Transfer RNA from a Bacillota bacterium, 72 nucleotides, folded computationally. The source organism's lineage runs through Bacteria, Bacillati and Bacillota. It matches the Rfam family "tRNA". From the family's description: Transfer RNA (tRNA) molecules are approximately 80 nucleotides in length. The prediction has a mean pLDDT of 81. It was read from a public genome assembly.
């Protein structure tokens, strides 16, 4: 310098054009003599950044940043 993959909730990840989800964790409640386990519920995200395309973008395109891998 070039090529490929990734960046979404506190953590691990899903979502591949039409209102952003799951598991775990947190909080509250139930159960139990208490804790753990188990059950139920609530809350939590400018979708890495800046532009572009589109009626509509986490999703498509371009550039950049960061992380991982590869070529020279």
């Nucleotide at each position: 310098u070039c090529c490929c993959c990734g960046a979404u909730a506190g953590c691990u990840c899903a979502g591949c054009g039409g209102u952003a989800g799951a598991g775990c964790a947190c909080u509250c409640g139930g159960c139990u003599g208490u804790u753990a386990a188990c059950c139920g519920a609530u809350a939590g995200g400018u979708c890495g950044c800046u532009g572009g395309u589109u009626c509509a973008a986490a999703u498509c395109c371009a550039g950049c940043u960061c992380g991982g891998g590869g070529a020279g």